This is a predicted structure of a 73-nucleotide RNA (transfer RNA) from a Pyrinomonadaceae bacterium. The coordinates come from a structure-prediction model, not an experiment, and the mean pLDDT is 80.
RNA sequence: GGGCCUGUAGCUCAAAGGAUAGAGCACAUUCCUCCUAAGAAUGGGGUUGGAGGUUCGAGUCCUCCCAGGCUCA
Numbered sequence: 001g002g003g004c005c006u007g008u009a010g011c012u013c014a015a016a017g018g019a020u021a022g023a024g025c026a027c028a029u030u031c032c033u034c035c036u037a038a039g040a041a042u043g044g045g046g047u048u049g050g051a052g053g054u055u056c057g058a059g060u061c062c063u064c065c066c067a068g069g070c071u072c073a
Stems, first nucleotide, its partner, number of pairs: 001072007010025004018056001027043005049065005
C1' cells in the first nucleotide's frame, strides 16, 4: 500500500429503514440486616467513532476520514 471485519451506556451485547435506542452486569438512593454479603424497589447514565449523502424517516443503506483486529504483499 490492497482486501475483509468491527466501532451503540463504565463493561459485555441487542435493536428486518418506522413508536421515546434497550437488556444484563456495574453505579447511586431506599428497604431489609447488629454489620457485611445476598435479596427487593426506584433512579441516573448515550452527539449509536467523526463528517457528508440517499430517504417522509438512518444505529441500520452509500461515500470519505479516524481507531482497532485479521489477511495479502

It matches the Rfam family "tRNA". Rfam classes the family as a transfer RNA. Taxonomically the source falls in Pyrinomonadaceae (Bacteria, Pseudomonadati, Acidobacteriota, Blastocatellales). RNAcentral records the identical sequence in 3 taxa.